Predicted 3D model of a 163-nucleotide RNA (FMN riboswitch aptamer (RFN element)) from Planotetraspora phitsanulokensis. It was read from a public genome assembly, where an Rfam model found it. The model forms 97% of the base pairs in the Rfam consensus. NCBI's taxonomy places the organism under Bacteria, Bacillati, Actinomycetes, Streptosporangiaceae, Planotetraspora. The coordinates come from a structure-prediction model, not an experiment, and the mean pLDDT is 83.

[in-house]
């Protein structure tokens, strides 16, 4: 240097119109959004194979094609994770509230045709999901816990180890 460790930093998107009413960015219409990992028959590069098909043929251009290898990127609904919610047990004299660590539970949503050896994943196409606490009226999109908290990051800085 890789690489290992280890400390800090960083890191989520959406309400717009129009209806209805005293009162809704919360109903009702029509919009907008999709954290992180992992699988992914798709892409998209290289690469290798064998065709085809041309030239100025020991060689070369140029296509498409592939149950073949490698790279990157690829799922709100798949397999996990976080986060929000409980609960537990530690902690600060005693109890209750907080609020910090550990454990533990709880936790949303997808069908239908296509293709095709095969589809949760491709293509089409029509559905569904989305913590709490607040509120003038019921909330994925507003305000709030939260200048938190965090899964993970070949994400950036140091700092040891390491030929």
């Nucleotide at each position: 240097a890789a690489g290992c460790g280890u400390g800090c930093u960083c890191c989520g998107g959406g309400g717009u119109c129009g209806g209805u009413g005293u009162a809704a960015u919360u109903c009702c219409g029509a919009a907008c959004c999709g954290g992180c990992g992992g699988u992914g028959a798709c892409a998209u590069u290289c690469g290798c194979g064998a065709c085809c098909u041309c030239c100025u043929c020991u060689g070369g251009a140029g296509g498409g094609c592939g149950a073949c290898g490698g790279g990157u990127g690829a799922a709100g609904u798949c397999c996990g994770c976080g986060a929000c919610c409980c609960g537990g047990c530690c902690g600060a004299a005693g109890c209750c509230a907080u609020c910090g660590g550990c454990c533990g539970g709880u936790g949303g949503a997808c069908c239908u045709g296509g293709u095709g050896a095969g589809a949760c994943u491709c293509c089409a196409g029509g559905a569904c999901c989305g913590a709490c606490g607040g509120u003038g009226a019921a909330a994925g999109u507003c305000c709030g816990g939260a200048u938190g908290g965090g899964a993970g990051g070949c994400a950036g800085c140091g700092c040891g180890c390491g030929a």